[in-house]
């Protein structure tokens, strides 16, 4: 040092137009990408959140475990090493709501979280 442990704070992005009586929902072009891993990742692996089940504690409201579901990529190059970089052509996006069909508006969410990053105290 490593480890353990205790506290702070961070911790999710995205639009115009055109038709219409009415659409940021359709058409058209566009934009956007939580978190850990790993040759740098939306689309490999794993992980969260939403939903759904069971138990359990609550007056309840919610809270915890435990499990179930949960989308998408190819090729060519370089190189020990790359579905992660380069060139190039794809695809993918919960759930309610909205006078017209939603990744992009609204709404649970000033929620929650995977995990950081710093101080502490042990310890050494």
């Nucleotide at each position: 040092c490593a480890c353990g442990u205790g506290c702070u704070c961070c911790g999710g992005g995205g639009u115009c137009g055109g038709u219409g009586a009415a659409a940021a929902u359709c058409c058209g072009a566009g934009c956007c990408g939580g978190c850990g891993g790993u040759a740098a990742a939306g689309u490999c692996c794993g992980c969260g959140a939403c939903c759904c089940g069971c138990a359990u504690c609550u007056c309840a409201c919610g809270a915890u475990g435990c499990g179930g579901c949960u989308g998408a990529u190819u090729c060519g190059g370089u190189g020990c090493a790359a579905u992660u970089c380069c060139g190039a052509a794809a695809c993918c996006g919960a759930c309610g709501g909205u006078u017209a069909a939603a990744g992009u508006c609204c709404g649970g969410a000033u929620g929650g979280g995977a995990g950081g990053c710093g101080c502490g105290c042990g310890g050494u």